This is a predicted structure of a 73-nucleotide RNA (transfer RNA) from an archaeon. RNAcentral holds the sequence, with entries from ENA.
[in-house]
RNA sequence: AGCCCCAUAGUACAGUGGUCAAGUAUAGGAGGUUCUGGACCUUCUGACCCAGGUUCGAAUCCUGGUGGGGCUA
Numbered sequence: 001a002g003c004c005c006c007a008u009a010g011u012a013c014a015g016u017g018g019u020c021a022a023g024u025a026u027a028g029g030a031g032g033u034u035c036u037g038g039a040c041c042u043u044c045u046g047a048c049c050c051a052g053g054u055u056c057g058a059a060u061c062c063u064g065g066u067g068g069g070g071c072u073a
Stems, first nucleotide, its partner, number of pairs: 001072007010026004018056001027045006049065005
């Protein structure tokens, strides 16, 4: 330098154009239980990398950028 893949809660993932709210696990806060802790139960908090475009409608499709990974030279 060229090509390919990826980017969603603190972390790991689901979601493949509309389905009620962007959900699950874990983490964190509060409460219950317990002699205490752990485990377990209830509840709360928290996210679509950025900017455009297409569409009645975009996390999802397209373009560019940013960041990460891989291959070639």